Small-subunit ribosomal RNA from an uncultured prokaryote, 1490 nucleotides, folded computationally.
RNA sequence: GAGAGUUUGAUCCUGGCUCAGAUUGAACGCUGGCGGCAUGCCUAACACAUGCAAGUCGAACGGAAACGAUGGGAGCUUGCUCCCAGGCGUCGAGUGGCGGACGGGUGAGUAAUACUUAGGAAUCUGCCCAUUAGUGGGGGACAACAUUCGGAAACGGAUGCUAAUACCGCAUACGCCCUACGGGGGAAAGCGGGGGAUCUUCGGACCUCGCGCUAAUGGAUGAGCCUAAGUCGGAUUAGCUUGUUGGUGAGGUAAUAGCUCACCAAGGCGACGAUCCGUAGCUGGUCUGAGAGGACGAUCAGCCACACUGGGACUGAGACACGGCCCAGACUCCUACGGGAGGCAGCAGUGGGGAAUAUUGGACAAUGGGCGCAAGCCUGAUCCAGCAAUGCCGCGUGUGUGAAGAAGGCCUGCGGGUUGUAAAGCACUUUCAGUAGAGAAGAAAAGCUUACGGUUAAUACCCGUGAGUCUUGACGUUACCUACAGAAGAAGCUCCGGCUAACUCCGUGCCAGCAGCCGCGGUAAUACGGAGGGAGCGAGCGUUAAUCGGAAUUACUGGGCGUAAAGCGCGCGUAGGCGGCUUUGUAAGUCGGAUGUGAAAGCCCUGGGCUCAACCCAGGAAUUGCAUUCGAUACUGCAGAACUAGAGUAUGGUAGAGGGAAGUGGAAUUUCCGGUGUAGCGGUGAAAUGCGUAGAUAUGAUACAGAACACCGAUCGCGAAGGCAGCUUACGAAACUAUAACUGACGCUCAGGAACGAAAGCGUGGGUAGCGAACAGGAUUAGAUACCCUGGUAGUCCACGCUGUAAACGAUGAUUACUCGUUGUCGGCAAUACACAGUCGGUGGCUAAGCGAAAGUGAUAAGUAAUCCACCUGGGGAGUACGAUCGCAAGGUUGAAACUCAAAGGAAUUGACGGGGGCCCGCACAAGCGGAGGAGCAUGUGGUUUAAUUCGAUGAUACGCGAGGAACCUUACCUGGGCUUAAAUGUAGAUUGCAUGAAGGAAACCUUUCUUUUCUUCGGAACUAUUUACAAGGUGCUGCAUGGUUGUCGUCAGCUCGUGCCGUGAGGUGUCGGGUUAAGUCCCAUAACGAGCGCAACCCCUACUUUUAGUUGCCAUCAGGUCAUGCUGGGGACUCUAAAGGAACUGCCUACGCAAGUAGUGAGGAAGGUGGGGAUGACGUCAAAUCAGCACGGCCCUUACGUCCAGGGCUACACACGUGCUACAAUGGCCGGUACAGAGGGCAGCCACCACGCGAGUGGGAGCAAAUCUCCAAAGCCGGUCUCAGUUCGGAUCGAAGUUUGCAACCCGACUUCGUGAAGCUGGAAUCGCUAGUAAUCGCGCAUCAGCCAUGGCGCGGUGAAUACGUUCCCGGGCCUUGUACACACCGCCCGUCAAGCCAUGGAAGCUGGGAGUACCUGAAGUCGGUAACCGUAAGGAGCCGCCUAGGGUAAAACUAGUAACUAGGGCGAAGUCGUAACAAGGUAGCCGA
Repeated sequence: GAGAGUUUGAUCCUGGCUCAGAUUGAACGCUGGCGGCAUGCCUAACACAUGCAAGUCGAACGGAAACGAUGGGAGCUUGCUCCCAGGCGUCGAGUGGCGGACGGGUGAGUAAUACUUAGGAAUCUGCCCAUUAGUGGGGGACAACAUUCGGAAACGGAUGCUAAUACCGCAUACGCCCUACGGGGGAAAGCGGGGGAUCUUCGGACCUCGCGCUAAUGGAUGAGCCUAAGUCGGAUUAGCUUGUUGGUGAGGUAAUAGCUCACCAAGGCGACGAUCCGUAGCUGGUCUGAGAGGACGAUCAGCCACACUGGGACUGAGACACGGCCCAGACUCCUACGGGAGGCAGCAGUGGGGAAUAUUGGACAAUGGGCGCAAGCCUGAUCCAGCAAUGCCGCGUGUGUGAAGAAGGCCUGCGGGUUGUAAAGCACUUUCAGUAGAGAAGAAAAGCUUACGGUUAAUACCCGUGAGUCUUGACGUUACCUACAGAAGAAGCUCCGGCUAACUCCGUGCCAGCAGCCGCGGUAAUACGGAGGGAGCGAGCGUUAAUCGGAAUUACUGGGCGUAAAGCGCGCGUAGGCGGCUUUGUAAGUCGGAUGUGAAAGCCCUGGGCUCAACCCAGGAAUUGCAUUCGAUACUGCAGAACUAGAGUAUGGUAGAGGGAAGUGGAAUUUCCGGUGUAGCGGUGAAAUGCGUAGAUAUGAUACAGAACACCGAUCGCGAAGGCAGCUUACGAAACUAUAACUGACGCUCAGGAACGAAAGCGUGGGUAGCGAACAGGAUUAGAUACCCUGGUAGUCCACGCUGUAAACGAUGAUUACUCGUUGUCGGCAAUACACAGUCGGUGGCUAAGCGAAAGUGAUAAGUAAUCCACCUGGGGAGUACGAUCGCAAGGUUGAAACUCAAAGGAAUUGACGGGGGCCCGCACAAGCGGAGGAGCAUGUGGUUUAAUUCGAUGAUACGCGAGGAACCUUACCUGGGCUUAAAUGUAGAUUGCAUGAAGGAAACCUUUCUUUUCUUCGGAACUAUUUACAAGGUGCUGCAUGGUUGUCGUCAGCUCGUGCCGUGAGGUGUCGGGUUAAGUCCCAUAACGAGCGCAACCCCUACUUUUAGUUGCCAUCAGGUCAUGCUGGGGACUCUAAAGGAACUGCCUACGCAAGUAGUGAGGAAGGUGGGGAUGACGUCAAAUCAGCACGGCCCUUACGUCCAGGGCUACACACGUGCUACAAUGGCCGGUACAGAGGGCAGCCACCACGCGAGUGGGAGCAAAUCUCCAAAGCCGGUCUCAGUUCGGAUCGAAGUUUGCAACCCGACUUCGUGAAGCUGGAAUCGCUAGUAAUCGCGCAUCAGCCAUGGCGCGGUGAAUACGUUCCCGGGCCUUGUACACACCGCCCGUCAAGCCAUGGAAGCUGGGAGUACCUGAAGUCGGUAACCGUAAGGAGCCGCCUAGGGUAAAACUAGUAACUAGGGCGAAGUCGUAACAAGGUAGCCGA
């Protein structure tokens, strides 16, 4: 030393991506009061206009162009102009000296001629310091200048004069240099101040002082050289080197040295990374970090390199020289076209580039530098100022009080809340800014005067010290201080979904937009935009870029590798790394002390100075390093000696599919030959292709060939791995064991290397029975380049050679040591009675601790440790491209990037699913019965049509459904005509007063006429009606905003909770297991024990019965009556009605069972194991249905999407589907006769009975608001007829005539009668219902309703079957288990081609550049070397020649970058095409290699 978000339905792990922090020479956006201190071209080492940045010395010199003073002269406007005088102050140009090698800039180059640290020896050093010795005497020139010539200019030529501290000799030489030790060589310059005596040509000599000069020694400073160590990336750069490495000699340098040359030798560097390529100035330090590290190298400081590009030297103490020279090149400028000039990476500044970086400022006052004796001059070094919030630091923009909690804004549940003591108001203060005034420090010197000391002959001069005096400030309107006035002049930026502090409203509607990651937005967005409010920071705040951190995500500190990425296929072995026990020495590593160094600044600590701070100053500490030296000796190393436990050898045994070689055996298959034998064989899910009457298959007997070795045989054995299997032989190998004889650490691991290495494949030659890629045919299929079948070539086999890969796996590198148990097995030993127990080595299972994310592993470790090697660092792109290398080829090895995603992945959990498994259930199948699908009609739907055919429902779970009744109405639709508030309620205002009639019109509606309520105190009030305003209305949208209700899984047996226990956790357990049940029903067992919602029961109907009651129901007995009838009296028995009870519980028996329970044609019973039926529907699923039943949020319409009316439509009709009715007939039709229900309904009703009508019905008419009256049965039974036909079946359709309901039957009602008499003769594929009073069949009733399209729906009773072996299969469901890449959960997921779009990349004929090298040609300037003619008295020079060489050219190849027609694969992207490869046994298990 802090973490968080993000993979999943959830979990743990692995792993990447992202965020919070700090920082910056920054930039951009919005905003901006003051001050201090810092900082400011990171890009084009791009090009530069203009000014300045290096001069100075008259005390070196000849001199006098300019200026000034003085003196003189001339002109004259008497204060100006000109002239003369180097005599004076001075001084342009020139000669000469010193300085332009410092200071200032930049980082192009440079990976080592550099830098850093520590050392070294063979060197130079102007000015400075110290010391020593000198400074004598001559000479000839050249500038300037003058004259003249050339040139546009720059500049140059010729002639002549001249000075010096310029130049050259001579003399001198302690020291110096050279030397053959004899000797030889080599210097100098003067200038200024002062001066008593002496001399003088009057200049001076001379003396002295100062400065200078020469030679030399030493120092200091600075510089040059050498050595060691350290200093980026790439091996897809592995070999590099010929002056190269060394020697000898010579040259050369300040100096060492191949630095250069000649000769000789053949070396030198490199896996501890040479060479090559790319990138880069290095360091003190800066940023970050807990540290170790990582990144960087602005400002400041040290070093280096560079100065337009390249080369070169000159001068000089110092340069190969930023503001010097020569040459070449590019560029710019001038030009009279002949020729010239230039170099801001100095300070400002300009253009350009760029996201981006300042003034053409002031001053030498200070510090420092150059020159000078000095004054001084110069100084874009420097000090200051200006610009910029670029950074750090400080200050301010007010303070107190103030509730009516003002107004306004925003929100609201309408009460209020919030903005908010915030404002206003009241009382104060005045920092900063403003105005005015006052006002430090930065200043020390120098100069002048003077005192003392030094020097001197000297009281001159000069120097030193002290005193006095006189001045010197760019900044600067300085800092600081004082006064004055007034809250006065001074706040913004970002954010508010999570991470991450901070929430509401409106707008928008997958649009516009946001976004660091996850992700927001498709009509209720805390995520977009605005507003209110809030949070954070604050003269700043955000964004972008960049670095470190978090990231233990390269892991030294501090990671991993069985399944997540990762153990080489395997052994041998080199370098390297590591290494048993004892001892001696050494002291390299290691440890300690001391010394030197580690510049300053910076960081840290202490103290001090600016009011504080930033900032600055002083001291300390630190600088973890390097070097030298002195010690220590445990460990490691090195050297020596010894040992035997590691390792090896020897001897005796043992087992074995270990290896290569030779030989040999039987079974089987195919084939050939002949025999027997006859029509098929073969093959499959089923077939076909194929074979067979030319005799197959089958069968028995010979023969040939090739390949593989049944049984034994096994978690067996052997081998390093790959792998190895009949038997025999010889050869050679390894292991184990026993003995403990020998050697004496000989060991372990192993980068490179070189062996071995399944199958497939390749080459050459053989061989080929079976099998069998490719291929052919047959099937299957939508297709089938497959799976299946029939054939069949390479191949499989052998020999030799190559290839070198596999899921080459234990997905587990080798070696060594240690660490609980248990149970098999193989080979030895020992002991033996078969044994048990023991020991060594292998090979298996289970398990403890430990480990592990878990699953698991567990002495054969994935435990605990040690050594060595290989390998990993998100997924994809990709094991691909390029390059290299190996290979005959196929291909192998090595092995990227762009781009793209936020995941990819491991283990485990819960579900769901499986053309996985087990168990179980259901009219699920099967067994049966009857339908529907064919016909006609009815009805609903789709489609089509239409002005409209209103809307909804759409697999199961829509379709005789909403609708339990569309002619008008309904009605929502269409056409046309109207209205603007119908109905309800209330308030306020105004007006008004009954009722009715008439005309037009389709009606709604409009117009006209007539007529005036009640009470009264006569003011008015009440009520009615009309009207206005406010509230309405909407079957308009959203069932994906909702409530409520409903369907379905499913009346399936499930769904959960509390506590406990197990697991890191999601979760599990309970609820599983063994039985049993209709049932998670119950029992037993059990880390679970209990509980809840469901199941069952409780409720209703029905079946039996008891009690009570007896009308409108009943009638056995008694009595009366009738043609007849409970008709009457009566009865309370029966039936029945309707209220309360009883009854059934596996209770009893037998068998089985621990129990629960099950079985029995058990008993009994009306009923027997839930008696039958109903109501009752767990947690949940389907965003299931419904906004058109109702309610309701939001949105929309408001003379219309509201409302009223008439007519039309919902009833259409080439067609398709669903549900039904009627049939196709004789178990029937028709005619006649005759019997028996239940449950319901009834007053605008049911209607007896009578009459009429063929009938529907009509006219009379009794009873009944009902156990009283009424609607009211049919199949059946009895008799007759029909006789198998489109019929006496069937009734559609049509014609005619009627009845009835209703305002009205045209579109569009029902019924009746007469006539007509269609299809249809039992229905293809596929399909539905039903398990008993059920199916089938027969009728009856009711709701709705004027009537009815009802054959529908809901009920009721009558008659009344068949079948169930059973659970293999289809469908649905439950439990357990298994697999999973699914979780929107298989209607899932997901792969590849193709087509279109975008992006980056590879290849590519070619094209264009770049740097480097090689060869040849040419070759400037220049050093060096050589040199007869020219110049010079000479020294020497010019010229010429040569070597080297910048640059240029040519040639061939290589490397590298860009680009390219075309081309290849890759990636990405809501809805393209084709298939369905993978995930389940994924429907042919999958995968790996070839």
Rfam family: Bacterial small subunit ribosomal RNA. Rfam links the family to the GO terms ribosome and structural constituent of ribosome.